A computed fold for a 349-nucleotide part of an RNA from a Campylobacterota bacterium, annotated as small-subunit ribosomal RNA, central domain. Its Rfam family is "Bacterial small subunit ribosomal RNA". The coordinates come from a structure-prediction model, not an experiment, and the mean pLDDT is 89. Taxonomically the source falls in Campylobacterota (Bacteria, Pseudomonadati).
Context: one part of a larger RNA
This record gives sequence, structure tokens and C1' cells, in this order.
RNA sequence: CUGGGCGUAAAGCGCGCGCAGGCGGCCUGAUAAGUUGGAUGUGAAAGCCUACGGCUCAACCGUAGAACUGCAUCCAAAACUGUUUGGCUAGAGUGUGGGAGGGGAAGAUGGAAUUAGUUGUGUAGGGGUAAAAUCCGUAGAGAUAACUAGGAAUAUCAAAAGCGAAGGCGAUCUUCUGGAACACUACUGACGCUGAGGCGCGAAAGCGUGGGGAGCAAACAGGAUUAGAUACCCUGGUAGUCCACGCCCUAAACGAUGAAUGUUAGUCGUCGGGUUGCAAGUCAAUUCGGUGAUUCAGCUAACGCAUUAAACAUUCCGCCUGGGGAGUACGGUCGCAAGAUUAAAACUC
Repeated sequence: CUGGGCGUAAAGCGCGCGCAGGCGGCCUGAUAAGUUGGAUGUGAAAGCCUACGGCUCAACCGUAGAACUGCAUCCAAAACUGUUUGGCUAGAGUGUGGGAGGGGAAGAUGGAAUUAGUUGUGUAGGGGUAAAAUCCGUAGAGAUAACUAGGAAUAUCAAAAGCGAAGGCGAUCUUCUGGAACACUACUGACGCUGAGGCGCGAAAGCGUGGGGAGCAAACAGGAUUAGAUACCCUGGUAGUCCACGCCCUAAACGAUGAAUGUUAGUCGUCGGGUUGCAAGUCAAUUCGGUGAUUCAGCUAACGCAUUAAACAUUCCGCCUGGGGAGUACGGUCGCAAGAUUAAAACUC
């Protein structure tokens, strides 16, 4: 290089935007670079191959042919690819219209609950566990009522439901703002797909500076348990969890399933938009887009997947190649650090 693969065996980058590159709709004319055919030249000899011949045979040698799959020039063809002319609307985008949504950012507001404080009532326990103890309480706890403070999270609605590229998003209201679906088919006319590098986003934990701190709670302390108990259980409790700004850039970042396009039986739900029907409803049928269940064909080692494919095809990217050593060492890049990323070998089975 050819080849085989990537749901669970090794293998889909966490996700997007996108330069280069690769690939690319229908009709038409031109061109002739790729492509195809022919001719000419060249492709040294020897060797290989074929035929015939010479040494008694063979090895060996001689003669002739073929071959040298290549290159160059010329002529021709024009389907396909490329380039180019003109056009088209089915891809893609724009416009108009009425709707759906926990999509994002900022600000404001509310109620329930926990905790703390103050005051009243009231008296001996409370709390906790399998059982206890540490702990709180006659300096009046716990309970109960009122008020005050503060922080965090937003019960019910809630759903196989919705939105977002992914991470993720859930009280209410306002402002700003992104995207998608549907209908009309008015406009542009291939403007498309993918995407090495690059750039951006990226849960939790962690880091820096400054705030905040109710609850919870690594570390830590004590009480239990136990042979021990650096745990599981209990009582406390600091970072942190929250906010602003700046870093970190990793996850079982999972559908363990890259993106895009087309094709291939059904049935039953559900969400958003449209159309039609008459019985005018809490209706039925149908269509486009999403999201589920089940099941053919097909696929699969099986499990299972099955119009949201893991089926049938095409394009582009990423990745894999026995286990351990090892996602480690060294070097590079990035980072304040923690570390991240790129990434071996000896040796061994």
C1' cells in the first nucleotide's frame, strides 16, 4: 500500500463553527487536461519466454520470434470526470404569517421549609440508635405562638413530555437575545456535504482575587461497633457547595452507536404546526417535523438493532491492530498549581 474493522470483544474526538483539502443536483453548447482507440518513433545487448538447431544427452551455446505492460509525437472519439458558455428548481438559503418551548443573559418579586435570635406560655427532659453513648437542657432546653435576620433551593404542575450542538436547562414577572418546526411558494439560483490544522463552548471537583455562608458536608475531633475499625452508624465540624471576575479542560462528557444524503413493511402512543370531513366534539381522518413502545424484511458471534438502523448504498473525517509494562517514561506544547495533551521502548507472558 492492498485488506478487515469501531453498540457490548481493541477502536467514534465531549460538542460545535470553520480555512485548506476531498466529494458534489438537472438540461445545453464548447473544449479535449484525465479517459478510450489507432499510427509512428523509441524502449541497447545479454537475460526471462516460445520455436528450431549445435556439442552422443543435459547443463551450456547459436539463430529467429515474442515480450519489454513504459515514454514522446501525431490523428481520431466525446459517454463519464475536469474546465468553460447559457439556462433550470427538486438541494441550500432568503422573505411573509400565526403558533410551541425548564434554549441563553440581566434585573426585580414571592411563598413553603431548615437554621439562628428576641419575647410570651410552660416543665423535665430532648436528641440519637439495632441498642447506646458522645451532644443539648433547671443559667429553663425540647414543645408551642408571634416577630426579626440570613442564605440556598424552587414541592404540587411533572410526563416514555419540552428546549438546547454538547455540557446542560424547572417558582413568578419584565427587558434583551439565539435556534428549530409548520404554512404560503414571493425571491436567489447549487450558493451544498464533510472537515486535517485552527478557533470557540465544555458537568463535577480543583485553583486565584474579593464577597457570602442557612442547610449539607471531604479533612478533622469525639461517641459507638469490632480481634482491630485510620470505615460503614451517631454527635459536632472546616474547606467547599452560593455570587462576581479570571483559570483549569477532564468524566461511565453514554445511545458506551461521528456527520450528511438517498432508499427499504406495519401497528399503537405522545408533543408542535397545517389540511379535510360533518355528527361540530373532551370528535374523526390525513400530512409535515420531533419523541417513545412493539414488530417484518435485512443485519448480528449472540444479546439485540430494526424509517430516530446496528438494514441497503454513497461522500468526508476520527480511531483500532494480542495481554502486561502504560495512557507510563523522556521530549514538546499548555497551566499559578493540581495536572492536561501528544506519546514510546527495554523486558515479560